The RNA shown here (c-di-GMP-I riboswitch aptamer) has 88 nucleotides and comes from Domibacillus enclensis.
It matches the Rfam family "c-di-GMP-I riboswitch aptamer". Rfam links the family to the GO term cyclic-di-GMP binding. From the family's description: GEMM was predicted in a large-scale screen for bacterial structured RNA regulatory elements. Genes associated with GEMM are involved in a diverse array of functions, including chemotaxis regulation, signal transduction, secretion and chitin.
Its mean pLDDT, the model's own confidence on a scale to 100, is 85.
NCBI's taxonomy places the organism under Bacteria, Bacillota, Caryophanales, Bacillaceae, Domibacillus.
The model forms 95% of the base pairs in the Rfam consensus.
[in-house]
RNA sequence: AUGUGACAAGGGCAAACUUACUGAAAAGUAAGGACGCAAAGCAACAGAUCCUAAAGUGGCAUUCUGCUUGGAUGGCUGUGCUGCCGAA
Numbered sequence: 001a002u003g004u005g006a007c008a009a010g011g012g013c014a015a016a017c018u019u020a021c022u023g024a025a026a027a028g029u030a031a032g033g034a035c036g037c038a039a040a041g042c043a044a045c046a047g048a049u050c051c052u053a054a055a056g057u058g059g060c061a062u063u064c065u066g067c068u069u070g071g072a073u074g075g076c077u078g079u080g081c082u083g084c085c086g087a088a
Base pairs, nucleotide, nucleotide: 005085012037013036017032018031019030020029021028022027035075041081042080043079045078046077047076048073049072050071051070055068056067057066058065059064
């Protein structure tokens, strides 16, 4: 240095839920709170899952529904980049 991950050390992040705000929604942000996580750090390229307001289009018969489109999720997976420590 690379690989790797211990009943190591110092630490880090923060699920569900609650409150407030944003959003049509999925969901996000902040505070509280810890289920867990060796990348649960960053990035929506590929897959997967979730949402469907506006716009376009089709059907039905009314305010419904399908598709496109657009959006979300990195704590769904892959991938890329970066990172603490030093047992085996």